[in-house]
Order: sequence, then structure tokens, then C1' cells
RNA sequence: GCGGAUGGCUGGAUGGCCGCGGGCCUCUGGGCCCGAGGAAAGUCCGGACUCCAUGAAGCUACGGUGCCGGGUAACGCCCGGCCGGGGAAACCCGAGGGAAAGCGCCACAGAGAACAGACCGCCCCGGAUCCGUCCGGGGCAAGGGUGAAACGGUGGGGUAAGAGCCCACCGCGGGACGGGCAACCGGACCGGCACGGCAAGCCCCACCGGGAGCAAUGCCAAAUAGGGGCCUCGCGCGGGGCUGAUCGGGAAACCGAUAUCGCCGCAGGGACGCUUCAUCCCGAGAGGCCCGGGUUGGCAGCACGAGCCCGUCGGCAACGUCGGGCCUAGAUGAAUGGCCAUCCAGGGGGGCAACCCCCGGACAGAAUCCGGCUUACAGGCCAUCCGCGCUU
Repeated sequence: GCGGAUGGCUGGAUGGCCGCGGGCCUCUGGGCCCGAGGAAAGUCCGGACUCCAUGAAGCUACGGUGCCGGGUAACGCCCGGCCGGGGAAACCCGAGGGAAAGCGCCACAGAGAACAGACCGCCCCGGAUCCGUCCGGGGCAAGGGUGAAACGGUGGGGUAAGAGCCCACCGCGGGACGGGCAACCGGACCGGCACGGCAAGCCCCACCGGGAGCAAUGCCAAAUAGGGGCCUCGCGCGGGGCUGAUCGGGAAACCGAUAUCGCCGCAGGGACGCUUCAUCCCGAGAGGCCCGGGUUGGCAGCACGAGCCCGUCGGCAACGUCGGGCCUAGAUGAAUGGCCAUCCAGGGGGGCAACCCCCGGACAGAAUCCGGCUUACAGGCCAUCCGCGCUU
């Protein structure tokens, strides 16, 4: 200097005039402060919060994650590592448990696609022969071909020709022992030299998970029709007179009765996909579906947060402890815009230069909030690493 890789920042600035939303103050004239994002996008995860399901435990169904260790409120996220793949490397990617529990798939081509197989072939024996070769029997899977993939690879020995048939190394299986919290790594020694791939096919294993969502929810005001129809299950037993109620007697106090009422208890029913326990409701009601009517107004929720910034300490890091500082939109058809001037990043043209003219600044707009992931992004800047070339 060039190419590649990783991480980060920014993505216009200043002044003036007019115009918007919120908050505070106010003499109601006005004054002060704040006012779209790193992705606000996607709605893919995890929560906070609100309401509903009665709660606890177990099981089932359904869904999610899937190596190890750590971080976090939590996660499918982040950090560090292990293994595998890509790359010359920096680095990037991984839907990363189980194929000997079972089922299933591997098209076409090919002899043969999982304990397979002879198309072209190689070797031996016998016969025939037109001397090119053909027929029959036996042995082989090393060579070639097909295919994404062919039942280990290379080299040597051996054989009629061959084959892990034998040997060396690699590979594969087992593995004392050692290192590491672990995933895993190394590995003396032994071994038959061999039954592939796909689980982002069903499945098995481990762990996790209630539903809906700020149009949640709560309050105020107002209005209507305390509307209509249908279905399922159930509709039993007992107590007692406490005066709540009723009846009879009594002047009253009080006494007696009540299967019909209030009250209590039991059987039974309901609240959940199933079971057990508990709790609650009913004990004559419980549950479900359909049609129709009214309300479309206001207030709260509504922004102080698992918040942000700086520093110390701990940690490889993610992150955490401690100390200090800061308050940074809350609209509701939806606010931050318009004009002028100057400067600046970038591009083009003219010019020796000074300078002049023109173009022009990406993706994109909050709506309950936060932690992530994914996608989009013109231009500019910074840092680190890998490689190549040159110079010293």
C1' cells in the first nucleotide's frame, strides 16, 4: 500500500421568523422545560402488569428446547468452551441427546442400496474349432462401469486368479491409566477385521410450559327490552322449635304445632381432559347455544423503569457489587412542521490556483412497557486481527 474478516460510532450542524403536543408556574397578557428509532419494522421468543379458570399434587394430550459450564427476572437470548463442517488463514456456520426399542424412506440408473450382488470381466478343468472363437463345469468380487452413496483405505505378501486370506500404517470397536467442574482430549494394550445414510420422517429419552391480552382492566355518566327461544343433567331424605315466619290458645308473660316458608345436616349434583385431597356453590338448581335491543361519552390505566450515564472493585467474558449523577414523548384519526441564511460529509463540471456553478444526505414514524432475535440501511469515521507485495 492492497485484499479479506470481526467489533463499534454516526447517519447532519448553527441562527432567525411563523406554527404544533405535554408538563409546571401565572397578574390568564404570558414565561420556563421536554418532545420519534437503532431499528420505532417483523409480531418470532421471554417476561412485567391486568382479568379469567377454585387451589395443591400426580397422570395424559398438545406444544417448545436439545453438547458442557456460566450469565439473566426469564428465554428458543448472551458469554466462554468442546466436537463437527466450510475456509490458505483471520473467521463463519451447526435443527449439536438416541439409528443395537420399533416402524418407515433412499427416486432414476445399476448385477446389486443393508447382513446385497455379477453387466463388462479375471483364473482353472473338459469338449468343439472355420484358429477369429464358442459351449459346459468350477472358483472370484481385487480391476472397469452405474449412481448422491456400493458392505473399509493405501502399500506389500500370498494365490490358478483373487479376497483382511496374512502383515504394516490409517480407519473402526473395546480400553487400564492420565488431564479437565464437565462436554471432551490423550492413551499403554487387545480385537473380529466389520449390519450404510436419513430422527429439519414417525418415534424414544431429558428438561420446560394454564388461557387471553392495554381494544387487558377499573370508575363515572347516559341509555335500553328485568327481552325472546332452544338443549343437557338433576329435582330425594332427615332434624328441630332457636321466634325470623305461619296457625291455635292466652289480657300479657308464655305454651303447643308446622313435610309449605326461613335455618341446619345428609345423599346427590356442579366448579378441571382424568384421579386423590382440600375449598366453595347448589341441595333445587347447575351448565350450554342462538336471535334481538341499548351504550360507541369522559376519567384512570399512561410512563420512576428488572431505567439511563460516569467511576471503583470482582470476573477471560457475558455480567455483577459498591459509590455518584440524571428524569429524557404520552398522542387519541393521532403532535415535533414550514420558510430564509450560513456551514459541513459526498458526487459532477470549469479553473494554474484562489474560487465559481450544479446535484444532493440512507432505512425509515412511538401508541402499555421492558430483555432479545431477525430483516432494511446512501455516505462517513474508529479499532483489532489474517494474508500478500514493497521499503528500511
Record summary:
The RNA shown here (Bacterial RNase P class A) has 392 nucleotides and comes from Albidovulum inexpectatum. Its mean pLDDT, the model's own confidence on a scale to 100, is 76. It was read from a public genome assembly, where an Rfam model found it. It matches the Rfam family "Bacterial RNase P class A". Rfam classes the family as a ribozyme. Rfam describes the family as follows. Ribonuclease P (RNase P) is a ubiquitous endoribonuclease, found in archaea, bacteria and eukarya as well as chloroplasts and mitochondria.